[in-house]
RNA sequence: AAAGUCCGCCGGGCAACCGCGUCUUCGUUCUGCGAAGCCGAGGAAAGUCCGGACUCCACAGAGUGACGUAGCAGGUAACGCCUGCCCACCGCGAGGUGAGGAUCAGAGCAACAGAGACGAGCCGAUUCAGUUCGGGUGAAACGGGCAAUCUCUACGUGGAGCAACACCAAAUAGGCGGCCGAUGAUCCUGCUCGGGGAGGCCGCGGGUAGGUGGCUUGAGCCGGCGAGCGAUCGCCGGCCGAGAGGAAUGGUUGCCACGGCGCCCGCGAGGGCGUCGAACAGAAUCCGGCUUACAGGCGGACUUUGCAC
Repeated sequence: AAAGUCCGCCGGGCAACCGCGUCUUCGUUCUGCGAAGCCGAGGAAAGUCCGGACUCCACAGAGUGACGUAGCAGGUAACGCCUGCCCACCGCGAGGUGAGGAUCAGAGCAACAGAGACGAGCCGAUUCAGUUCGGGUGAAACGGGCAAUCUCUACGUGGAGCAACACCAAAUAGGCGGCCGAUGAUCCUGCUCGGGGAGGCCGCGGGUAGGUGGCUUGAGCCGGCGAGCGAUCGCCGGCCGAGAGGAAUGGUUGCCACGGCGCCCGCGAGGGCGUCGAACAGAAUCCGGCUUACAGGCGGACUUUGCAC
């Protein structure tokens, strides 16, 4: 220098102006409006695939079934995740991939070729005699293979999900209880008269609309020290980073940074000007993983080959 391998990280910055939303405080003419203040998406918030927290329902004990997992050891709240090592395969290598228990329990399967493919036999030669020798094919020819076919072994798994669930609680209808009512109630109608003719009033309890909690301080984040090959763990210090209801988190301009293209300057490294571009996506109870999407960029460790010293 070229080609690669693995790991980690970022995913624009600042300012001005115009907006959006929850919350708090204040004002007000109060279903609202206005002002001020704090705060306001992600590395995947995604797919909802796996594991948990939390909540409700179910649950004597034993057996069986179904489903899942599968080298050995470790990490973790847990896992089908992660780490280390062994083995197999791929790669010159750094490395990558692995559905990697059992075929001395039982069953099933094997393309093409080949006489014959799971049962032992068949073909040729030979011998007193299945007595001895040989057999082109094929991954495999009588001794084996496949469990990514059933099966066996070991271990694990109850169901539904924040629209969970808990609390407060209208109107209307219905329920239960009490009282009043054809000796005419309630009603028309505030009163008297009159009309009218069967329900009216009160209480209780359940559910609905609606409201509140659950709700974000957490297996949290950052820094330091320590243990460990590592995943990870421990101790100390600091910090609070949406909580929201079908749902706000945006836009314009300028400057800077980045990339592409064009022109100019410079021997060159490079510099200047103009123009264009900047992804995937997006909270909805919360975490740990996996997988998938992603313009552009940064850092580290290492491998192979070539060249120079």

Model confidence (mean pLDDT): 79 of 100. This is a predicted structure of a 309-nucleotide RNA (Bacterial RNase P class A) from a Burkholderiaceae bacterium. Rfam family: Bacterial RNase P class A. The family's RNA type in Rfam is ribozyme. The model forms 92% of the base pairs in the Rfam consensus.